[in-house]
Context: one part of a larger RNA
């Protein structure tokens, strides 16, 4: 001089566009934030439709009925491991590059091969009976499936034997053969389809492994017993002391092991001419966590933020026997703090789950709402106008000098305010009807869908009409004089001003500098 997630003082017209608990990873009332499929199922709690009895002249009341559209709950599938939050922990293959896996996995998707045959046991739900305050739960019955289970086929699948041929980089890869033995399925349809099963292959994810790279400290120099290797078992998706038995006795360290102290890394950010140097909010990757600490189950995928066991603290029902609970999810309290917002709208896009579909969730997302928190635009009105008007100040005081074209006053314009009116882009589809097409689809129609929003944006209507401040003027520094105080009260970044003529205080006139801002304070170059 520049620059912050910023606070704080004074002060304040509008807009777009961006940010907003930096602190206590404290605590947490209340609402919502993960569901969906009836085209798996059995069935009917509740809602409309229908039947059909009963009163009734009728309307309509009531009962009953799963025959329908649907559907709460319930078995089943798929999701829930993303998607959102935090930055606590970590100096580490944790990130960041760059290689490797001949040591590996991958649901949904895509490309193909080949299959979809038979039987059977159960369960919930529902019905009874019951414990228990409650959370929940025993017991007997029945009874369904794309739930469980067996049988049967099956091979470029797994297993174990046994051959050939190339190749490497040591364990071996790759081709390509016989042979035995083991394992598979679910169906549902509105007939269009949507599914099952076992492989090949792709394609996304993911996991493991190495090389460099990653803060301070030697007022930390020695550390290490699963510790280093081996041999064999176990385990794993998968290599490896990853784990366990035995056997050796190593391993790492001054090119700083070990300890300490700090810190999630990165793209990038800020400043600098530039090498540096400092920082890691927001945006985007990766990584750890989800009340602390520890397990493990389920699944393709977790050792799981709204999912379980167990410990501990905590709060909190309670009949004293025993339960519930986890906002580092969007709001919202309360604590804390110089300091940080709404207990909002809609799923209209845009993206996710489930579904053929309609369509349903969706505090992801998209928008309003609050804040000068910052960047950017924009106004706060122009032109004329001297009797240099009155006022103030100030002077060498009958007078002049300054605020000063300023003002008045005359013309004028209307951003913006404000008043009426029109008024958008953000939507293309999905469906639904035809056409082409092996299939995937892919064209042509017709209709329907907007949270923001009656905003933006355009026209109009009336009038200068609604709209300036903060800081500072001793010198570095752009800007000076006059009362007032009298080392008193005070400034003050740094020299340093004040003790009676103060351009350095405190008030005025005046002037400079920035400007819907302007100064202090913090921090970094």
């Nucleotide at each position: 001089g520049g620059a912050u997630g910023a606070a704080c003082g004074c002060u304040a017209g509008c807009g777009g566009c961006a940010g907003g608990c930096c602190u206590a990873a404290c605590a947490c009332a209340u609402g919502c934030a993960a569901g969906u499929c009836g085209a798996g199922g059995g069935g009917c709690a509740g809602c409309g439709c229908g039947g059909u009895g009963u009163a009734g002249c009728a309307a309509u009341a009531c009962a009953c009925u799963g025959g329908c559209g649907g559907c709460g709950a319930c078995c089943g599938g798929c999701a829930a491991a993303c998607g959102g939050g935090u930055g606590c922990g970590u100096a580490a293959c944790g990130c960041g590059u760059a290689c490797a896996c001949a040591a590996c996995u991958u649901g949904c998707c895509u490309u193909u091969g080949a299959g979809u045959g038979g039987a059977g046991c159960a369960u919930a739900a529902c019905a009874c009976c019951g414990a228990g305050a409650a959370a929940u739960u025993g017991g007997u019955g029945c009874u369904a499936a794309u739930u469980c289970u067996c049988c049967a086929u099956a091979g470029u699948a797994u297993u174990g034997c046994u051959g050939a041929a190339g190749g490497g980089a040591g364990u071996c890869c790759u081709u390509u053969g016989g042979u035995a033995a083991u394992u598979a399925a679910a169906g549902c349809u509105c007939c269009g389809g949507c599914g099952c099963u076992c492989g090949a292959a792709g394609a996304u994810g993911g996991g493991u492994g190495u090389g460099c790279g990653u803060c301070c400290g030697a007022u930390u120099a020695g550390a290490u017993a699963g510790u280093c290797g081996g041999u064999g078992a176990g385990g794993u998706a998968a290599c490896g002391g990853c784990u366990c038995a035995c056997c050796g006795a190593g391993u790492c360290u001054a090119c700083g092991a070990u300890c300490g102290g700090u810190a999630a890394c990165u793209g990038g950010u800020g400043u600098g001419a530039g090498a540096g140097c400092a920082c890691g909010a927001c945006c985007a990757g990766u990584c750890a966590c989800a009340c602390g600490g520890a397990c493990a189950c389920u699944g393709a995928g977790a050792c799981a933020c709204g999912g379980g066991u167990c410990c501990g603290a905590c709060u909190u029902c309670u009949a004293c026997g025993g339960g519930a609970g986890g906002c580092a999810g969007c709001a919202g309290u309360g604590a804390g703090g110089a300091a940080u917002a709404u207990u909002g709208g809609u799923c209209a896009a845009u993206g996710g789950g489930c579904g053929c579909a309609a369509g349903c969730c969706u505090g992801a997302a998209c928008c309003a709402g609050c804040c000068a928190u910052g960047c950017c635009g924009u106004g706060u009105g122009a032109a004329g106008g001297a009797u240099g008007a009155a006022g103030g100040c100030u002077c060498u005081c009958a007078g002049a000098g300054u605020c000063g074209u300023a003002a008045a006053c005359u013309u004028c314009u209307u951003u913006u305010a404000u008043u009426u009116g029109g008024a958008a882009u953000g939507a293309a589809a999905u469906c639904c009807c035809c056409u082409u097409u092996u299939c995937u689809a892919a064209g042509g129609g017709u209709g329907u869908u907007g949270a923001c929003a009656g905003u933006a944006c355009c026209a109009u209507u009336u009038g200068a009409a609604u709209a300036a401040g903060c800081a500072c003027c001793g010198g570095c520094u752009a800007a000076c004089u006059c009362c007032g105080u009298g080392c008193c009260a005070g400034c003050a970044g740094c020299c340093g001003c004040g003790g009676u003529a103060a351009u350095a205080c405190g008030g005025a006139g005046g002037g400079u500098g920035c400007g819907a801002g302007c100064g202090u304070u913090a921090u970094c170059c």